[in-house]
RNA sequence: GGGAGCGUAGCUCAGUGGGAGAGCACAUGACUGAAGAUCAUGGCGUCGGGAGUUCGAUUCUCCCCGCUCCCA
Numbered sequence: 001g002g003g004a005g006c007g008u009a010g011c012u013c014a015g016u017g018g019g020a021g022a023g024c025a026c027a028u029g030a031c032u033g034a035a036g037a038u039c040a041u042g043g044c045g046u047c048g049g050g051a052g053u054u055c056g057a058u059u060c061u062c063c064c065c066g067c068u069c070c071c072a
Base pairs, nucleotide, nucleotide: 001071002070003069004068005067006066007065010024011023012022013021018055026042027041028040029039030038048064049063050062051061052060
């Protein structure tokens, strides 16, 4: 330098045009002598950044940034 993939909650990830979600973690309450386990409730997201297409974009297109892999 060329190509491919990935970027979504604190972590691991799903979702691939119309409600942003799961598990774990965290907080509070119940239970317990206390803790753990269990049960209930709850909070947290500029969906990496910008632009475009669209009535509507996490999703499609382009540019940029970061990470990983391959080729040279």
The RNA shown here (transfer RNA) has 72 nucleotides and comes from a Candidatus Pacearchaeota archaeon. Its Rfam family is "tRNA". The family's RNA type in Rfam is transfer RNA. Rfam describes the family as follows. Transfer RNA (tRNA) molecules are approximately 80 nucleotides in length. Rfam links the family to the GO term triplet codon-amino acid adaptor activity. Lineage of the source: Archaea > Nanobdellati > Candidatus Pacearchaeota. Its mean pLDDT, the model's own confidence on a scale to 100, is 81.